The prediction has a mean pLDDT of 83. The RNA shown here (small-subunit ribosomal RNA) has 1445 nucleotides and comes from an uncultured bacterium. Rfam family: Bacterial small subunit ribosomal RNA. Rfam links the family to the GO terms ribosome and structural constituent of ribosome.
RNA sequence: GAUUAACGCUAGCGGUGCGCCUAAUACAUGCAAGUCGAGCGGGAAUAAUUGGUGACACCCAGACAUUGUGAGAUGUUUGAGUGUUGCUGGUUAUUCUAGCGGCGAACGGGUGAGUAACACGUCGGUCAUCUACCCUGAAGUGGGGGAUACCCAGCCGAAAGGUUGGCUAAUACCCCAUAGUCACGAGGGGGCGUAUGCCAUUCUCGUGUAAAGCAGCAAUGCGCUUCAGGACGAGCCUGCGUUCCAUCAGGUAGUUGGCGGGAUAAAAGCCCACCAAGCCUACGACGGAUAGCUGGUGUGAGAGCACGACCAGCCACAAUGGGACUGAGACACGGCCCAUACAUCUACGGAUGGCAGCAGUAAGGAAUCUUCCGCAAUGGACGAAAGUCUGACGGAGCGACACCGCGUGAGGGAUGAAGGCUCUCGGGUUGUAAACCUCUUUUCUGGGGGACCAUUAUGAGUGUACCCCAGGAAUAAGCAUCGGCUAACUACGUGCCAGCAGCCGCGGUAAUACGUAGGAUGCAAGCGUUAUCCGGAAUCAUUGGGCGUAAAGCGUCCGCAGGUGGAACAGUAAGUUGAGCGAUAAAUACCAGUGCCUAACAUUGGUGCCUCGUUCAAAACUGCUGAUCUAGAGGAUGGGAGGGGCAGACGGAAUUCCCGGUGUAGGGGUAAAAUCCGUAGAUAUCGGGAAGAACACCAAAAGCGAAGGCAGUCUGCUGGAACAUUCCUGACACUCAUGGACGAAAGCGUGGGGAGCGAAAAGGAUUAGAUACCCUUGUAGUCCACGCCCUAAACGAUGAGUACUCGAUGUAGGGAGAGUCAAUCCUCCCUGUGUCUAAGCUAACGCGUUAAGUACUCCGCCUGAGUAGUACGAUCGCAAGAUUAAAACUCAAAGGAAUAGACGGGGACCCACACAAGCGGUGGAGCAUGUGGUUUAAUUCGACAGUAAACGAGGAACCUUACCAGGUCUUGACAUGGGGAGAAUACCGAAGAAACUCGGUAGUGCCCGCAAGGGAGCUCUCACACAGGUGCUGCAUGGUUGUCGUCAGCUCGAGCCUUGAGGUGUGCGGUUAAGUCCGUGAUCGAGCGCAACCCUUACCCUCUGUUAUAAUUUCUGAGGGGACUGCCGUGCCAUAAGCCGGAGGAAGGUGGGGAUGACGUCAAAUCAGCAUGGCCCUUACGGCCUGGGCUACACACGUGCUACAAUGACGAGUCACAAAGCGAAGCGAAGGAGCAAUCCGGAGCCAAUCGUCAAAACUCGCCUCAGUUCGGAUUGGGGGCUGCAACUCGCCCCCAUGAAGCUGGAAUCGCUAGUAACCGUGAAUCAGCUAUGUCACGGUGAAUAUGUUCCUGGGUCUUGUACUCACCGCCCGUCAAGUCAUGGAAGCCAGGGGCGCCCGAAAUCCUCUUGUUAGGGGCCUAAGGUGAAACUGGUGACUGGGACU
Repeated sequence: GAUUAACGCUAGCGGUGCGCCUAAUACAUGCAAGUCGAGCGGGAAUAAUUGGUGACACCCAGACAUUGUGAGAUGUUUGAGUGUUGCUGGUUAUUCUAGCGGCGAACGGGUGAGUAACACGUCGGUCAUCUACCCUGAAGUGGGGGAUACCCAGCCGAAAGGUUGGCUAAUACCCCAUAGUCACGAGGGGGCGUAUGCCAUUCUCGUGUAAAGCAGCAAUGCGCUUCAGGACGAGCCUGCGUUCCAUCAGGUAGUUGGCGGGAUAAAAGCCCACCAAGCCUACGACGGAUAGCUGGUGUGAGAGCACGACCAGCCACAAUGGGACUGAGACACGGCCCAUACAUCUACGGAUGGCAGCAGUAAGGAAUCUUCCGCAAUGGACGAAAGUCUGACGGAGCGACACCGCGUGAGGGAUGAAGGCUCUCGGGUUGUAAACCUCUUUUCUGGGGGACCAUUAUGAGUGUACCCCAGGAAUAAGCAUCGGCUAACUACGUGCCAGCAGCCGCGGUAAUACGUAGGAUGCAAGCGUUAUCCGGAAUCAUUGGGCGUAAAGCGUCCGCAGGUGGAACAGUAAGUUGAGCGAUAAAUACCAGUGCCUAACAUUGGUGCCUCGUUCAAAACUGCUGAUCUAGAGGAUGGGAGGGGCAGACGGAAUUCCCGGUGUAGGGGUAAAAUCCGUAGAUAUCGGGAAGAACACCAAAAGCGAAGGCAGUCUGCUGGAACAUUCCUGACACUCAUGGACGAAAGCGUGGGGAGCGAAAAGGAUUAGAUACCCUUGUAGUCCACGCCCUAAACGAUGAGUACUCGAUGUAGGGAGAGUCAAUCCUCCCUGUGUCUAAGCUAACGCGUUAAGUACUCCGCCUGAGUAGUACGAUCGCAAGAUUAAAACUCAAAGGAAUAGACGGGGACCCACACAAGCGGUGGAGCAUGUGGUUUAAUUCGACAGUAAACGAGGAACCUUACCAGGUCUUGACAUGGGGAGAAUACCGAAGAAACUCGGUAGUGCCCGCAAGGGAGCUCUCACACAGGUGCUGCAUGGUUGUCGUCAGCUCGAGCCUUGAGGUGUGCGGUUAAGUCCGUGAUCGAGCGCAACCCUUACCCUCUGUUAUAAUUUCUGAGGGGACUGCCGUGCCAUAAGCCGGAGGAAGGUGGGGAUGACGUCAAAUCAGCAUGGCCCUUACGGCCUGGGCUACACACGUGCUACAAUGACGAGUCACAAAGCGAAGCGAAGGAGCAAUCCGGAGCCAAUCGUCAAAACUCGCCUCAGUUCGGAUUGGGGGCUGCAACUCGCCCCCAUGAAGCUGGAAUCGCUAGUAACCGUGAAUCAGCUAUGUCACGGUGAAUAUGUUCCUGGGUCUUGUACUCACCGCCCGUCAAGUCAUGGAAGCCAGGGGCGCCCGAAAUCCUCUUGUUAGGGGCCUAAGGUGAAACUGGUGACUGGGACU
């Protein structure tokens, strides 16, 4: 982009199209093919006319009877007339019609099951054919005959229907006549053709076959018969084209052909008899699967790919299968016969039916319409015509199913309204959108008029299209999307849930991705989704791809078919090129118009339909034919090289075994051992012998071979290549599907052989185990002969051939040249084999005259990964197995090359208390302290390898305090704003555990102002905004910190290299503590780090002088100096940087110590220090109070203290020697009391002035190795201090008590010099203290470092990588559980065919019969039955592997 679509949401109108893709499943009901009376007999109805006959009524005339005086009245009857009406007959007219007859029903309409085929398309042929109705031409239409339906009468049957007898007509049927240019037969001549043959207005003869009438007053018309021609239609034949599978490779007996015959409209094995044995096939036969074919349709730039609805052409079919009849035409959708299945009726005996016609129903399905109107138009059948019939057709209906068109208003309108959403609270947005004003009426509603379709008549559609008038903005907008691809963003809800998703992916508490809302974007009466096709996809590559490493070169060669092929000449014209002609249906497509208002749509003209046939022409190229050439290829000749092949013979060294000698206790083996051999004499050594296998040195980037491969020496046979000669042949060539040959090792078969080695096996070790690596043995095998196997990382992972395209340097073979006495030296050529490199190529790596460059020819192979080189089938094989070779299903990757990191039980170099060398500890004990765990009302919270655990906390009895229990408050303990009242404030009493509640007393300030009053501040009270939160999130954050690590690294600009990531610089050689410095290099510079600058300390100088001192050069403070590899060295090194040594110096190579921490890593730590986004609580998760808890205790861990003792404890002595701090709510002296803690006391000190101040050490004594004169836990008693308060829960003192512990397992920590170790001192916090902690201070004062193999951590370079969350990575296989698809499987089920046999309908055909408008028999076949075998599909206990979780 498209669709015969479907589904979801939504829906105003019109036009034009389209509408069972599934069950060719089954069908109720109605209709869809009739017509002609001018072919025929007959019938019916109506009308007219004309007869016959009857009834009634009226009227006239007569007669009779009765009656009346009479006129007259009444009744009966006869005749004529008129009117009405019944029955019946004839004739005429019109209409209708069952039957006979004619034409039609073979068209029109439906469907796509079958069919891979002359079915279709296209070009031809028919010299092998037919054609009703129609047109043209010619001729004719004479005479007879017998039936029959309808009908009448009867019989049978439920029905459908059947049957017997009788009557009758024709354009029905039959006979005779006539007849040609008809048919058949016989004979002759002419023309055409290669030919079987054919043609003609050709000739002669024989035989045979025709006809129908009807209408009309008539003219005449319509028919009929025969022949010829045309037109239309049809049959048959042929070339070319037309899906997939080779895991379908051989098929075929009427099969292929011939002769003769039959059949047909017609050729032909179409059928039959006989004869021959052919025919098709790798250019794909046969078999299987799928499918109606085409014009065209969709898409695409095209080539193509996919499709074959509607419309049109052809074919096939009509419930399934078979068959013929009639006819011009059928093997016949709405005909016949038979068989089968199904359905309906039945009186059970029998009958009937075929919607894949139009509507419609059921079923199936995601899904596809009205049981409508009309023959008015177009067309068809019949008819002379009128006309009849026509579900063809014309229309309407239903369906947004598709395409096209229109509308849902237009202009103005800013308080930018309200509302919604959002917000940084200012605003923004919805938004000129609305309201409101003005206007319009397409559409809609009502009313009125009113066509074309119809040139005579006829209008279903239809009062339709269209026009006019009136009314009134009135009746009319949705759907999807908004993370990227892809146009369009925010809020809330949710919290890996719910859900989304085309791909990537989103969601785990701040989701532009889920849901909702607001807004936006896109399309719009539609919009999305799903399905399918084409495109993008150069992703099957003809146009237009590839094969060293991504998928892909057959293991190698030979070679038939096939493809391709050197130079010049002549011919030809198959390919090729040009021109003409014919065809390529219409529609569709394109161009230009025309008609519906426009468009869709319809229509006119033109172009085109990319192809086929045919004729003519050209001759360059290819092909073909002829003749020629030598450059390709091959042959001949010559001398050389070689692990080329096969066979035979021979050789020495070594190993093992056997024999003998010497000789004695071990040998062998390993990292170390053991199994093993050996006193029955091994190993070692000497001599002799046997056997098998392999051939040291030469030996090489070397040689040979097609590849596999080939190595002692000699001999024989034999293949190939190179070089030289330039004699011969004359394109003989290249590549090769199928095919053939060779083909390492292992393996197999038969027979040998067997020294060494050595799968399997055994034993010994190693190990958690060790079916391994190591060791000792050892069978097959390895070797030979013959025969198989046929695979390898069979690799250059690189098919073969030819040509072309810079060079350098080795090496092997052959040759040439120059030169020389000679040459192995030098130069050059050809052939092979290596390395490096240019151009070029390549994704890069790399290749690069031995191409992976530039071209040509041919072959093989590839098309995401896994499944899988597997299953099934087939072929080969003795087997093992090999070759060929899928699918379901699963995934969104798999893979290549290169880059930066990280990692390595990879490499090189270097560093660090990293190890080593040392000293002292921890881990064991008791206690202190922190943590875990447990407990608890609560034991508040945080910190967890290193980088948590004497950490936050530098000080929890209350407070702190965040926790718990109880009691209480609600604008609040605290901040700002509003109203009201009051000075503020101080004090007293009562209840209560307190918070707090109630009551009372005293009291009137400051500023402005004359005053009234106002203002500031404070207190109380009221209401609301708000306060408050140590509540959550350190994974939303700021800030701060730890760690790698004081490790030497981390980067940038410009340039250069690479397609790019990226590299270079930062590498390399030295050197350093250092990316420190030097040298070199496509790099040149720069930044953050290093170093230095800063503080302190060691030495000196200057100045200062509170304090200190008897005094001071001490000391204090301030400011300077000093150290820089500066100097020296026949030193080392590269004349460098630097190193080593030395001098001088207080100090020497960074003098010691500190502060200082690059880019970054660990989502490291902290929301509880502080700040802060979001969320949460608001009479409580906030505030206040009392008490409790943070101090619990079976246990585990970390950090410490004290010890275990004699280098010691205790007592005494000298009461020796510091530094740095601190002190007013303070330090506190002297003196006194007390055993002591401490108390009394209060001098001095706002501090270099006063106070606080050492211990170890040293000397003497005692203890004498013991649970002690060690050790001090625990407990009892008594005191002291702080503080409202010492019970939970403080510290200190005294007396008494006197636990564990005798140097600590595995493991582990610190430290390199004023360091470790030992000793004491001070300070912060602080009322007091749990301090043995932390941070400072000094005193005494060691040992060791040969070094970098190892452990740990780190740095640089390099290498491998399948890791990048980066080795705490990734990842393989079994097993367990579940799910899915699939192979095998005893069997079971189904299907489509083939073969054999049985049975066998109807019909054609043959045959028989007086059983004769009929029947019997026969042949064949459909259907059916049956047997054996093969194939395809399904299912199947169990079983195999595969995929996913």